[in-house]
Molecule: c-di-GMP-I riboswitch aptamer
Organism: Planctomycetota bacterium
RNA sequence: UCCUCGAAAGGGCAAACCCGUCGAAAGACGGCGACGCAAAGCGAUGGGCCUUAGCCUUCUGGUCAGGCGCGGGAUUUCGCGCUUGAAUGGAAAGGUCGCCACGCUACCGAA
Numbered sequence: 001u002c003c004u005c006g007a008a009a010g011g012g013c014a015a016a017c018c019c020g021u022c023g024a025a026a027g028a029c030g031g032c033g034a035c036g037c038a039a040a041g042c043g044a045u046g047g048g049c050c051u052u053a054g055c056c057u058u059c060u061g062g063u064c065a066g067g068c069g070c071g072g073g074a075u076u077u078c079g080c081g082c083u084u085g086a087a088u089g090g091a092a093a094g095g096u097c098g099c100c101a102c103g104c105u106a107c108c109g110a111a
Base pairs, nucleotide, nucleotide: 005109006108012037013036018031019030020029021028022027035098041104042103043102045101046100047099048096049095050094055090056089063086064085065084066083067082068081069080070079071078072077
């Protein structure tokens, strides 16, 4: 001096609740406040998780509503096909680095 590591000292960050602002929401920012944190510093790159305003429902499999056609029956019904639309269905381009991984950077220095 570097790596691993985390004793000491000085300091650092700040979960939940509550208030305000922004946002469709998840959430973010500011205040208050400390549950915790040795990278709880930075980057949404990969996975996970959260949200669904706008969008999609066209491929697979379904749900709901309407229309049309065909068939059975017994006018109210049932089945099949086509079609239009919708969300409680689908889906980040929205979030989360205080979920994990990865990358970058960094204070102090006992064992």